[in-house]
RNA sequence: GCACGAGUAGUCUAGUGGUUAGGAUAUGGCGUUGCCAACGCUGUGACCCGGGUCCGAAUCCCGGCUCGUGCA
Numbered sequence: 001g002c003a004c005g006a007g008u009a010g011u012c013u014a015g016u017g018g019u020u021a022g023g024a025u026a027u028g029g030c031g032u033u034g035c036c037a038a039c040g041c042u043g044u045g046a047c048c049c050g051g052g053u054c055c056g057a058a059u060c061c062c063g064g065c066u067c068g069u070g071c072a
Stems, first nucleotide, its partner, number of pairs: 001071007010025004018055001026044006048064005
């Protein structure tokens, strides 16, 4: 340099055009307990950036950035 793949809460991940963006973990509060852990109830927190298509984009297209793999 070229090709391919990936980027979603602090972390891991589901979602392939219309749904309140879901789950796990983490974390705050409350309950339970002599204390801790575990458990129960409840709260918090996310679509890498810019542009385009579309009535509507996390999702499709283009460019950029980062990471990974392969080739040179």
Molecule: transfer RNA
Organism: Nanobdellia archaeon